[in-house]
Description
This is a predicted structure of a 554-nucleotide part of an RNA (large-subunit ribosomal RNA, domain I) from Comamonas sp. KCTC 72670. It was read from a public genome assembly. Model confidence (mean pLDDT): 82 of 100. Lineage of the source: Bacteria > Pseudomonadati > Burkholderiales > Comamonadaceae > Comamonas. It matches the Rfam family "Bacterial large subunit ribosomal RNA".

Context: one part of a larger RNA
RNA sequence: GGCGUGCGGUGGAUGCCUAGGUGCCAAGAGGCGAUGAAGGACGCGGGUGGCUGCGAAAAGCCCCGGGGAGCUGUCAACCGAGCGUUGAUCCGGGGAUGUCCGAAUGGGGAAACCCAGCACUGCGAAUAGCGGUGUUACCUUCCACUGAAUACAUAGGUGGAAUGGAGCUAACCAGGGGAAGUGAAACAUCUCAGUACCCUGAGGAAGAGAAAACAAUGAGUGAUUCCCAAAGUAGUGGCGAGCGAAAUGGGAGAAGCCCAAACCGAAACCACGAAAGUGGCGUCGGGGUAGAGGGUCCACGGUAGGACUUUGACUUGCUAGCGGAAGCCUCUGGAAAGAGGCACCAAAGGGCGUGAUAGUCGCGUACGCGAAAGCGAGUUGGAGCUGAGUGGGUUACCCAAGUAGGGCGGGACACGUGCAAUCCUGCCUGAAUCCGCCGGGACCAUCCGGUAAGGCUAAAUACUCCUUGGCGACCGAUAGUGAACAAGUACCGCGAGGGAAAGGUGAAAAGAACCCCGGUGAGGGGAGUCAAAAGAACCUGAAACCGCAUGUCU
Numbered sequence: 001g002g003c004g005u006g007c008g009g010u011g012g013a014u015g016c017c018u019a020g021g022u023g024c025c026a027a028g029a030g031g032c033g034a035u036g037a038a039g040g041a042c043g044c045g046g047g048u049g050g051c052u053g054c055g056a057a058a059a060g061c062c063c064c065g066g067g068g069a070g071c072u073g074u075c076a077a078c079c080g081a082g083c084g085u086u087g088a089u090c091c092g093g094g095g096a097u098g099u100c101c102g103a104a105u106g107g108g109g110a111a112a113c114c115c116a117g118c119a120c121u122g123c124g125a126a127u128a129g130c131g132g133u134g135u136u137a138c139c140u141u142c143c144a145c146u147g148a149a150u151a152c153a154u155a156g157g158u159g160g161a162a163u164g165g166a167g168c169u170a171a172c173c174a175g176g177g178g179a180a181g182u183g184a185a186a187c188a189u190c191u192c193a194g195u196a197c198c199c200u201g202a203g204g205a206a207g208a209g210a211a212a213a214c215a216a217u218g219a220g221u222g223a224u225u226c227c228c229a230a231a232g233u234a235g236u237g238g239c240g241a242g243c244g245a246a247a248u249g250g251g252a253g254a255a256g257c258c259c260a261a262a263c264c265g266a267a268a269c270c271a272c273g274a275a276a277g278u279g280g281c282g283u284c285g286g287g288g289u290a291g292a293g294g295g296u297c298c299a300c301g302g303u304a305g306g307a308c309u310u311u312g313a314c315u316u317g318c319u320a321g322c323g324g325a326a327g328c329c330u331c332u333g334g335a336a337a338g339a340g341g342c343a344c345c346a347a348a349g350g351g352c353g354u355g356a357u358a359g360u361c362g363c364g365u366a367c368g369c370g371a372a373a374g375c376g377a378g379u380u381g382g383a384g385c386u387g388a389g390u391g392g393g394u395u396a397c398c399c400a401a402g403u404a405g406g407g408c409g410g411g412a413c414a415c416g417u418g419c420a421a422u423c424c425u426g427c428c429u430g431a432a433u434c435c436g437c438c439g440g441g442a443c444c445a446u447c448c449g450g451u452a453a454g455g456c457u458a459a460a461u462a463c464u465c466c467u468u469g470g471c472g473a474c475c476g477a478u479a480g481u482g483a484a485c486a487a488g489u490a491c492c493g494c495g496a497g498g499g500a501a502a503g504g505u506g507a508a509a510a511g512a513a514c515c516c517c518g519g520u521g522a523g524g525g526g527a528g529u530c531a532a533a534a535g536a537a538c539c540u541g542a543a544a545c546c547g548c549a550u551g552u553c554u
Stems, first nucleotide, its partner, number of pairs: 001553009015539001016504002020475002022472007029464002031168002039101003042055003046079002049075003061095006070083003106115003116136008138165002140162007172203001173201005183190001187238001213221002225252005235243002256456003269280004293398002297392004305386002308384012321369003327342005343360002345349001351363003405429008415441001436451005491498002511538001514526004
């Protein structure tokens, strides 16, 4: 020195555990904000570093409920001083206070700072000065006054009013813009994909929605949305890669309505007129349909109802809580919940804890009960507002115009210009009013369906930053969130941004009094605690690696 064995050290794998995650289900909630949000800065404790809570009234104040013996949050003890059955701490509801920044809004600004105006007011001798309260941004709408070019007027200006807007927010939604890597085994049409991403806007959902719809040559359906099938079909496609319907059938859910215009009437204004009055422009009533309807004429009714506003009653739920059955003995053990014995409850044998494995020890569970206050839902009543209709006939007034349609260029439709219908429109054009117009996939005829160019509309559908409850052949500390712990922390970066590591003594600190060595050390040896030192570098304690002893080989 190699190999082996034993005993150690180091190290932190493994096993066990869980305080934290993760996925899903059900219900709720689906917003907060100029009454100043989200998010922060700085403060507030007797001694106070972080976290939590709170705001100069500062780990809190007031009221109303609950609760019933302890309490002064936590890491985290300790000292001091107190509070509480005249009900504290704590839990719930309502209120008060709420510095400074931040949409930030008096002006400025390098956020948490600087400097003001006005009104009222405090100290002060003060017209020095210092303080307190309120108010002072912009836009929009409305009102009043004023008021150009330009006579009326308008623009503009000034002032006032508004619980109007502004900013934040995870996903879902609609709209405006809109890629490329990729695939096509290259690549350009095409695809990826109207995806990612940016912007705008809204709601608890959004959007769509009451047929100018489908269908069909037999006939029929009757707003929209979502799901299953139709169907990877019909189609489309450098007919490549690929893209990819609809009718219809079955379900979920079901709801239908309001205007514009003809026509009529009224206050104000304008024109004409001496006046009565006539005509014209902005509000009111009727009308608002589709084998056609409305206005005109006649009769009845403000009724049924309403998805709107407001108010009351009852019921019910949420935001604190309350009651809640039934076990003892012996043995082993450090400890009984284990074993044995004999019992009991059960609308409760879900679960967690307790020194080990507990239906009957504790918290609970089944079941039952409960709200002064705030909020939600349902039923019902009142008030306001609104509010369906029926019958007959003539006339030809009206029935949504730079619209429909056409041409050119594009886009959307599963549909790439194709025989390309349908929808949208940048440019150029440009109708008809019911004997009308549109559609039925070029186009024409017949036939059939419908009535565009205005608007509203629950439910079935999508999502989860968040709350409550529950579940898991989900993870168990290199896993599971990045984060079980001071975690978006430490640290890195000028910045945008990136971003960790780090859990476990024991049942209970009983956390090792006292003695000895030692530097008044570190560390160790006794003693003591404990079931066990498990000894705080603390459960278990693998391997690599490092020693000591020993066997053997060279």